[in-house]
């Protein structure tokens, strides 16, 4: 301290997520020890049961038990029984005190209820402390006790008798307190002291003593402590009330108030107060948020954060507030009382039915409800409390255990050595990796558990008894002291510690391992099962699932869920922002509010310095102690940022007072204006009316229609009515605050400019609320009413066409008055005011200088524009008209939908304006640039792309592939171009991958290892079979006797698969496209994606080349380099040629020869090189010489980065899955040739530029020995039969054919076309039935040039013509590759179709338009709203009824005010449900259209008003 996720990418805006820390938690797996803490949050639900506040006999009468002592009676005595005084012990019941404390809970409370600092001149106060005084004399009761009585019981009643520190008087009066009056004092409603009169108090007990007194005596009086008790001052502590300031959320709560706000009289109260009452007066509270609703105990403090904060108020501590639920007094110091009273309800519990009883929000526990929270332990030993004089007694306050890994904090589960790197396990590329020193195994150690022994600290005091001091008449008592003796006191607990003793011995889980985020493989599964905080995994190779092995975190825990802070500067004081990501109020004025010029004085309100007091303790922090450490705890320090009190200081800021002129007004010149608002008025145009003159159209459209016209239209010409708008001027000119405003005249307003510097003197800016204006569209009332024109209606356009287009046409469009109050009311940019470089148009006024005068020119101020520098912005852009830099106010935003929606409210006549949620839903929505892709955008450029030509193709036959169907099977694969004469360069069998049937299992092929096997391998034969195959027989190597090689047979490992996956792959191909493109590297330019360079002028067939330029190079392309064709030369010579010479059987046959041809090697040429132009003086490009070829001559080969998840696993290869007596392997047989139908690709034609018959010329290339086969005979003929040459420039196919002469035929289904069918043949071949070709004969079908569409092709090219050759036994070839003949015709030109390149432009695309998306409707879910009602809470007003009880009046257990709960009725505010019904939002493959994104095919978009299935369409602006 981040980070992850919107995007092809990129930057910004923004929301969601995560890491980290906390919990009074709770869940899940798991669990060893201890120490300090912590534990009912939920139902303030109900509770069994024990306890949780008593004490005092030294306040008082009894009783009771037990001693003493004394005495009666009985006894001899013990002794018994009774009396009477006297200790000791209990102790009902009367009295005092306490029970208001401690202890629990947070229901309610938004409040002086808390916090903080203050006030009481308006207040109490028991018990403590201190001081002053007093405590004298009486009296009447009653409990308890006995006596009866009543009740089931709680309890109650009469009578009787007695006591106090209990109650009642009377005395005194330190003193308090009224009154009257006097003196200080105070800021002050008032204090304080004196004086005089009224009022005003007590109770005693319990120790000691003995001088004097009384007493019969005990004992009193008397002295003299203690405790106590009444008056009253003070004090310390506690309450009590006042009062400043702080305290949640809601304005969809905006007005509240009658005791309500003051008076004055009274009342009540410890006291002030409408705190009550009577009467007066009408005031008081509010946008600084009353009053409503909602939530809520507050704080100190926790948790969290850098911090400011935001949250939270569990433990501990301070207040406050309840105590079954509402009331209510009562006693007291003190309550309106948690274990007190008394009424009411609810509800439990008990009865004899008539009545009673209770109150855990004390401690345990117990039901319930809840994810969910403990033991019905021990002791007062300590601390603290109540009582007591004390002993002491009570204390579920506390102290300590106990249970829960709730937290925090220690400690452990061993340490050290140990490589054959052990088995196991996972993993493999099979080598080995890892698990790993890990274990085994060796040597130490013992802390915790576990036995044994040993042992604290907390204890201080209490009592006895000596001592010493004070009191005191006192050696007595009391009190106090105290290094004095002695006696006693621990719940925990025989615990902490300590020490001994065994023995590694009893003690490791939990999450995670795609990314964020540390940590990886294998299997398993197959969008299944699951996971998932967020982005997202998973449809056969899942580092995401599940296991499993490994790693990683953390650790007696780990995880997960919830919650807070936190990141997150995502509510911004600190610290955001508003052109276009949300977000500037349509525009003005103005009120309150905030702000606010220049100078002096003065004040001190904020503001600074200083002191003081206060900020309780704990907490934090910092330093230090104490538990072995650490949590924990103690001391001591600093802090608590805060409030008030006092002193001071005077810059700024404020208040006050004084002045100032520069802000701001005002005045007086001039000026320019579509500026408002009423009159009036003017032409042109348009529709209409009439009237003329004239004849069939006229309008309108992509094109037509509808309409209008012979009853006379358009068209013109005269003249007339009308209504609305004002051409040209006119202009990024102008005025206005914005809407907005344009013909001319005058009235009347209003604002600006400029020049002057005469008044005033800060009178200023903004500006919530409120008012006032606001285009269009709509409403209301009356006009008007020429045009245009929603709706309407017809007409087209469509698959439809509620639209575009076309004919009419109504509201409205104009006016007046009045209402709506919205717009994309935009500069998407509030408003003012200041400061910061400029050029340079334009309007408006002034100044200089000039000029005859106007301009032109400098130059200053306003308005308004372009461009541009700092700056500034996410870029984009803005840029003195800022979006720069600052100051002051206002408005207004905080993910996207839902939603500008529901409800409530206020406006409106309505339409609907304005405020404006939520629930649910989504990760993401968006801005701005970027590269692409695309656009029924542009701009230039190419291509047989179009256009010009010439032939086809779709029609008919047949062939040939496909699809469909059919079939046992019709094998498989290719599917727009770019599958469909394709892979197949040859399917009768084979092929062969399919079908049916027989077989066969180390196999039809390969290696290996083991065993057997003298059997070579292999041949021959029988037997069955359809064949494979099976059974059977029979012949045999070689040897150095070890064996070897072979081959069988059987075992194993394996083989073998034309099964799958081309979406896992190599590799190869196809296609864009032979299209000029794809890119680096360095620099520069930008935040960045990315650009630039490659653009730009020219130019080319090219990114070819010149030239410019932030670009300078460079590489794959491109062009050349290579075939091959065209010319020419060198060489060579069993083809050629007789060119030359001979010689012949006239044939290059022969001899001869290599010029020529050719052949095939090497070689020259062709480069815009040369002339002329054009052009930037380049590149280049027109035209020309010259040459066999002229501007890449022609034609091949070659195929950039990359697109298509293109094609192929059946062509080979290859991972992964699968089959294994089969999906492997042999055999026959059949299919691949099926056949209603549809498309492709060709063959042949339909004829006369033809057929037919005759004749008779001229190629090239490539092939040939199981081959090509001359010549010859034979068949019509396909072929046969014989058979030479030829392993080839030698021999052979070889005949070219179209075409050239002749003839026939005469337009017709023909002498045209040949399919079909039948008959007879030939040839290959183990075999031509399925299912071959050819040959003869006959047979002679459609078909007379082919709709719609469509394809090829730019010259040796199209058409045509016939030849070869692969594969092949043959052949379905009409197909493929290739050769030669003969040989055109057209191109003006780029508008169009079609594909491209290259620049540019829009963009909601980026799976890139075959994209994207938008609404109805139908289904399913899910919150939500509306509804007649129904039903809860909750608050108010009224009225009725009216406990208890305080008060008051009276006395009657009597009325009477108030008054809780109850009822009745009317409202409010707040839930639940609710037939229906509304609209949303979510859901792989539903319906309908296409509405937005390109000019989205009629440009969107806003705001109205109408219309339609639906997006939506139309008018207006």
């Nucleotide at each position: 301290a981040g980070a992850g996720u919107u995007u092809g990418a990129u930057c910004c805006u923004g929301g969601c997520u995560c890491a980290g820390a906390a919990c009074g938690a709770a869940c899940g797996c798991u669990g060893g020890c201890g120490g300090c803490g912590u534990g009912g949050a939920u139902u303030a639900g109900g509770c069994a049961c024990g306890c949780a506040a008593g004490u005092c006999g030294a306040a008082c009468g009894g009783a009771g038990a037990u001693u003493u002592u004394u005495u009666a009676u009985a006894g001899c005595a013990a002794u018994a029984u009774g009396a009477a005084a006297g200790g000791u012990c209990u102790u009902a019941g009367u009295g005092g005190c306490g029970u208001a404390a401690g202890g629990g809970c947070g229901a309610g409370u938004a409040a002086c209820a808390c916090g903080u600092g203050g006030g009481u001149a308006a207040c109490g106060u028991a018990c403590c402390u201190c001081g002053a005084u007093g405590c004298u004399g009486g009296g009447a009761a009653u409990a308890c006790c006995c006596u009866c009585c009543c009740g089931a019981a709680a309890g109650g009643g009469a009578g009787g008798u007695u006591a106090a520190u209990a109650c009642c008087g009377a005395a005194u009066g330190u003193g308090g307190u009224c009154a009257u009056g006097c003196g200080g004092c105070g800021c002050a409603a008032g204090c304080c002291g004196g004086a005089u009169g009224g009022c005003u108090a007590a109770a005693g007990g319990u120790g000691g003593g003995g001088a004097u007194c009384c007493g019969u005596a005990a004992g009193g009086a008397c002295c003299u402590g203690c405790c106590g008790c009444a008056u009253u001052g003070a004090g310390a502590g506690c309450g009590a009330c006042c009062c400043g300031c702080g305290u949640c959320c809601u304005a969809u709560c905006a007005g509240c108030u009658a005791g309500u706000u003051g008076g004055u009289g009274g009342g009540g109260u410890a006291a002030u107060g409408g705190c009550c009452u009577a009467c007066c007066a009408a005031g008081g509270c509010g946008a600084c948020g009353a009053c409503g609703g909602g939530u809520a105990g507050c704080c100190g403090a926790g948790u969290u954060g850098a911090g400011a904060g935001a949250c939270u108020g569990a433990c501990c501590g301070g207040c406050c507030g309840c105590a079954u639920u509402g009331g209510g007094a009562c006693u007291g110091a003190g309550a309106c009382a948690c274990u007190g009273c008394c009424c009411a309800g609810a509800c439990u519990c008990c009865u004899a039915c008539g009545g009673g009883a209770g109150g855990c929000u004390g401690c345990a526990g117990u039901c319930g409800a809840g994810a969910a929270u403990c033991u019905u332990u021990c002791g007062c030993a300590a601390u603290g409390g109540g009582g007591g004089a004390a002993a002491c007694c009570c204390u579920g306050a506390c102290g300590a255990a106990g249970c829960g890994a709730c937290g925090c904090c220690g400690c452990g589960u061993g340490c050290g050595g140990g490589a054959a790197g052990a088995a196991g396990g996972c993993c493999u590329u099979c080598g080995g990796g890892u698990u790993g020193u890990a274990a085994a195994c060796c040597g130490c150690u013992u802390u915790g558990a576990g036995c044994a022994g040993g042992g604290g600290c907390g204890a201080a005091g209490g009592c006895c008894g000596g001592g010493g001091c004070g009191u005191g008449a006192a050696u007595a008592g009391c009190g106090c002291c105290u290094u004095c003796g002695g006696u006693u006191u621990g719940a925990c607990g025989g615990u902490a510690c300590c020490u001994g003793c065994a023995g590694a011995a009893c003690a490791a889980g939990c999450c995670a391992c795609g990314g964020c985020u540390a940590a990886c493989u294998c299997u398993g599964u197959g969008c299944c099962a699951g996971c998932a905080g967020c982005c997202g995994c998973g449809g056969u190779a899942a580092g995401a699932c599940a296991g499993a092995g490994g790693u990683g975190g953390c650790a007696a825990g780990c995880g997960u869920u919830g919650u807070u802070c936190g990141g997150a500067u995502u509510u911004a004081c600190u610290g955001g922002g508003c052109g276009u990501a949300a977000a500037g109020g349509g525009g003005g004025u103005c009120u309150a509010g905030g702000u606010g010029g220049u100078u002096c004085g003065u004040u001190a309100u904020g503001u600074c310095u200083u002191u003081c007091g206060u900020g309780a303790a704990a907490u934090c922090c910092c330093g230090g102690a104490g538990c072995u450490u650490a949590a924990c705890u103690c001391c001591g320090g600093a802090a608590c940022u805060g409030c008030g009190g006092g002193a001071g200081a005077a810059a700024c800021u404020g208040g006050c007072g004084a002045a100032c002129u520069u802000g701001a007004g005002c005045g007086c010149g001039u000026g320019a204006u579509a500026c408002g608002u009423a009159a009036g008025c003017g032409g042109a145009a348009u529709a209409c009316u009439g009237g003329g003159u004239g004849u069939a159209g006229c309008g309108g459209u992509g094109a037509a229609a509808u309409g209008c016209g012979u009853a006379g239209a358009u068209a013109u010409c005269c003249a007339g009515u009308a209504g609305a708008a004002c051409a040209c001027c006119u202009g990024c000119g102008g005025c206005g605050a914005a809407a907005g405003c344009g013909g001319c005249u005058u009235a009347c307003g209003a604002g600006c400019g400029c020049g002057u510097u005469g008044c005033u003197g800060a009178c200023a800016c903004u500006g919530a609320a409120g008012c006032c204006c606001g285009a269009a569209a709509g409403c209301g009332u009356g006009g008007g009413g020429a045009u245009c024109a929603a709706a309407c209606a017809g007409g087209a356009u469509u698959a439809g066409a509620u639209a575009c287009c076309c004919u009419g046409g109504u509201a409205g469009u104009c006016c007046a008055c009045g209402c709506u109050g919205u717009a994309a009311a935009c500069g998407a940019u509030g408003u003012g005011c200041a400061c910061u470089a400029g050029a340079u148009g334009u309007a408006g006024g002034g100044a200089g200088a000039a000029u005859c005068g106007a301009c032109c020119c400098u130059u200053c101020c306003u308005g308004u524009g372009u461009c541009g520098u700092a700056g500034u912005u996410a870029a984009c852009g803005c840029g003195u008209u800022a979006a720069g830099u600052g100051c002051a106010c206002c408005g207004c935003c905080u993910g996207g939908g839902g939603a500008g929606u529901a409800c409530g409210c206020c406006g409106g006549c309505a339409a609907c304006g304005g405020u404006g949620a939520a629930a649910c839903u989504c990760a993401a929505a968006g801005g701005a640039a970027u590269u692409g892709a695309c656009g029924g955008g542009g701009a230039c450029c190419c291509g047989c792309a179009c256009a010009a030509g010439c032939g086809g193709u779709g029609g008919a036959g047949c062939a040939u592939g496909u699809u469909c169907u059919u079939u046992a099977a019709u094998a498989c694969g290719a599917c727009g171009c770019a599958a469909c004469g394709c892979g197949u360069a040859g399917a009768g069998c084979c092929u062969u991958a399919c079908c049916c049937a027989g077989g066969c299992u180390u196999g039809a092929c390969a290696u290996g290892u083991a065993a057997c096997u003298g059997c070579a391998c292999g041949g021959c034969c029988g037997g069955u079979g359809a064949a494979a195959g099976c059974c059977g027989g029979u012949c045999u190597c070689c040897u150095u006797c070890g064996a070897g090689g072979g081959u069988g047979u059987u075992a194993c490992a394996c083989a073998g698969g034309u099964g799958u996956u081309g979406c896992a792959u190599g590799g190869c191909u196809g296609u864009c496209g032979u299209c000029a493109g794809c890119u680096c590297g360095u620099g520069c330019c930008g935040u960045g994606a990315g650009g630039u360079g490659u653009u730009g002028g020219g130019u080319u067939a090219a990114g070819u080349c010149c030239c410019g330029c932030a670009a300078c190079g460079a590489g794959c392309g491109c062009a050349a380099c290579c075939c091959u064709u065209g010319u020419c030369g060198a060489u060579a010579g069993u083809u050629g040629c007789c060119a030359u010479c001979a010689g012949c059987u006239c044939g290059g046959c022969u001899g001869g020869g290599c010029a020529c041809u050719c052949u095939a090697u090497c070689g020259a040429g062709a480069c815009c090189g040369c002339c002329g132009g054009u052009g930037a003086c380049a590149a280049a490009c027109c035209g020309g010489a010259g040459g066999a070829a002229g501007g890449u001559g022609g034609g091949g080969a070659u195929g950039a980065c990359g697109u298509c998840a293109a094609g192929u696993c059946a062509g080979u290869a290859c991972g992964g899955c699968c089959c294994u007596u089969a999906u492997g392997c042999c055999u026959g047989g059949g299919g691949c040739u099926a056949g209603u139908a549809a498309c492709g690709u060709g063959c042949u034609a339909c004829a006369a530029u033809g057929g037919c018959c005759g004749g008779u010329a001229c190629a090239g290339a490539a092939g040939g020995c199981u081959g090509c086969g001359a010549a010859c005979c034979c068949g019509c003929g396909a072929g046969g039969g014989u058979a030479a040459g030829c392993u080839a420039a030698u021999c052979c196919g070889c005949a070219a054919a179209a075409g050239c002469c002749g003839g026939c035929c005469c337009c017709a289904g023909u002498u045209c076309g040949g399919a079909u069918u039948g008959g007879a043949g030939u040839c290959u071949g183990c075999a031509a039935u399925u299912c071959g070709a050819c040959u003869c004969c006959a047979u002679g079908a459609a078909g007379c040039c082919g709709g719609a569409a469509u394809c090829g092709c730019u010259a040796g090219u199209a058409a045509u013509g016939g030849c070869g050759c692969a594969u092949c036994a043959g052949c379905u070839a009409c197909g493929g590759c290739g050769c030669c003949g003969u040989g055109a015709a057209u191109a003006c030109g780029u508008u169009c179709c079609c594909g491209g390149g290259u620049c540019u432009u829009g963009u909601a695309c980026a799976c890139a338009c075959c994209g994207c998306c938008c609404g109805u409707c139908a289904c399913g879910u899910c919150a939500u709203g509306a509804a007649a009602g129904c039903u809860g809470g909750u608050u108010a007003c009224a009225c009725c009824c009216g406990a208890a009880g305080u008060c008051g009046u009276u006395u009657a257990u009597g009325c009477g005010c108030c008054g809780a709960a109850g009822g009745u009725g009317u409202g409010g505010c707040u839930g639940g449900u609710g037939a229906u019904u509304a609209g949303g939002a979510c859901g792989a493959a539903g319906u309908c259209g296409u509405a937005a994104c390109a000019a989205g095919g009629u440009a969107g978009c806003c705001g109205u008003u109408c219309c339609g299935g639906a997006a939506g369409g139309a008018g207006u602006g």
The prediction has a mean pLDDT of 85.
Predicted 3D model of a 1517-nucleotide RNA (small-subunit ribosomal RNA) from a metagenome.
Its Rfam family is "Bacterial small subunit ribosomal RNA".